[in-house]
Context: one part of a larger RNA
RNA sequence: ACUAAUCAAGGGAAUUCGGCAAUUUAGUCCUGUAGCUUCGGCUGAAGGGAUGUCUAUUUUUGUUUUUUCAGAAAUGUAAAAGCAUUAGUAGAUCUAAGUAACGCGGACGGCCCGACUGUUUACCAAAAACGUAGCCAAGUGCUAAUCCGAAAGGACUUGUAUACUUGGUGAGACCUGCCCAGUGGUGGUGUUUCAAACUCUUUUUCAAGGGAGCUAAGACCCAUCAAACGGCGGGAGUAACUAUGACUCUCUUAAGGUAGCGUAAUGCCUUGUCAUCUGAAUGGUGACGUGCAUGAAUGGUUUAACGAGGUUGUCACUGUCCCUGGUUAGAGCCCU
Numbered sequence: 001a002c003u004a005a006u007c008a009a010g011g012g013a014a015u016u017c018g019g020c021a022a023u024u025u026a027g028u029c030c031u032g033u034a035g036c037u038u039c040g041g042c043u044g045a046a047g048g049g050a051u052g053u054c055u056a057u058u059u060u061u062g063u064u065u066u067u068u069c070a071g072a073a074a075u076g077u078a079a080a081a082g083c084a085u086u087a088g089u090a091g092a093u094c095u096a097a098g099u100a101a102c103g104c105g106g107a108c109g110g111c112c113c114g115a116c117u118g119u120u121u122a123c124c125a126a127a128a129a130c131g132u133a134g135c136c137a138a139g140u141g142c143u144a145a146u147c148c149g150a151a152a153g154g155a156c157u158u159g160u161a162u163a164c165u166u167g168g169u170g171a172g173a174c175c176u177g178c179c180c181a182g183u184g185g186u187g188g189u190g191u192u193u194c195a196a197a198c199u200c201u202u203u204u205u206c207a208a209g210g211g212a213g214c215u216a217a218g219a220c221c222c223a224u225c226a227a228a229c230g231g232c233g234g235g236a237g238u239a240a241c242u243a244u245g246a247c248u249c250u251c252u253u254a255a256g257g258u259a260g261c262g263u264a265a266u267g268c269c270u271u272g273u274c275a276u277c278u279g280a281a282u283g284g285u286g287a288c289g290u291g292c293a294u295g296a297a298u299g300g301u302u303u304a305a306c307g308a309g310g311u312u313g314u315c316a317c318u319g320u321c322c323c324u325g326g327u328u329a330g331a332g333c334c335c336u
Base pairs, nucleotide, nucleotide: 002330003329004328005327006326007325008324010322011321014320019317027051028050029049030048031047035042036041038171052093053092054091055090056089057088058087061084062083063082064081065080066079067078069076070075094098106315107314108313109312110311111310112309113307114306118130119129134169135168136167137166138165139164140163146155147154148153172302173301174300175299177232178231179230182229183228184225185224186223187222188221190220192219193218198213199212200211201210202209203208233251234250235249236248237247260294261291272288273287274286275285276284277283
């Protein structure tokens, strides 16, 4: 020097990407509890106090004995005492320390994501991913749809639309705008098109050909459907300082992004600008908004509770650090 423990004056996160690690807290009883809330809860919020043993006294329950009253007795009733037991009060007393070992929450704010319990990459990822109840759409009338099997047959199901199957979204609250031009789905007793078969006709007859008619699906056409796949503009001018542009003009589209939210887990420029937290912040939070490239079940915005989730503060606490040192055990080293 190493490994594992343990202790550390004064300071107390100055360490570090980051309080990582280690400490702190801890049981039980009493008290007390802001704000939010889906009124259930968060809650053990936070914070404060107590805790051993002995004596006295009061008390709870059990049991035994004695006595009172009733009774012939059994037994019941009431009181006292002993032992055990329960809880309180007062006093005393011992220790450094009374949940003395073991075991045993650190606490509180802000924001993001996901509602929640749950599931997952057996052996580098536990999550914001998956699932979920709820919501929505489509299919399906039962010899059903869907699925397995070559078939027989089977699952769903000894179920029956308040059911089953498939897909999307993802508790709750407030909501879910416009577009059917493209792709796709559905519907159509549509004047179109259209194969074979069939009908008619034709080269004198037959055959093989030719021509015409009729016609299913499909195509075309016409509707409809966006909680189907998806999409949701540009250029000029304009108000009596300037600026801005409610307003006007114009090109253009299927329609030109509504409500919301917004420098965001989405913003290039960007360490945007302002405010706030700090001594100091490419940080956090609150605002602002022409948003390179937000936006409504590819869900939008919020939200109590929950989370080994992410991020940022405050208090407590500490060898993380200032700044290292001591002790113990092991391994190692040395001597033999």

The part of an RNA shown here (large-subunit ribosomal RNA, domain IV) has 336 nucleotides and comes from a Nanobdellota archaeon. It matches the Rfam family "Archaeal large subunit ribosomal RNA".